[in-house]
RNA sequence: GGGCCUAUAACUCAGUGGUUAGAGUGUGCAUCUGAUAAGUGCAAAGUCAGUAGUUCAAAUCUACUUAGGCCUA
Numbered sequence: 001g002g003g004c005c006u007a008u009a010a011c012u013c014a015g016u017g018g019u020u021a022g023a024g025u026g027u028g029c030a031u032c033u034g035a036u037a038a039g040u041g042c043a044a045a046g047u048c049a050g051u052a053g054u055u056c057a058a059a060u061c062u063a064c065u066u067a068g069g070c071c072u073a
Stems, first nucleotide, its partner, number of pairs: 001072007010025004018056001027043005049065005
């Protein structure tokens, strides 16, 4: 230099065009206990990497950019 893959909550990930964006772990509060851990309940936490495009409608499709990874010369 060329090609390919990935980017969604603090972390690991799901969500393959449709009407409020989710799970587990973690965190906070409550409950439980003599106390702690475990358990249970509730809650907070998201510019779906960015810009533009297609569409009635985009986390999802397309192009480019950025970051990371793999292959190749």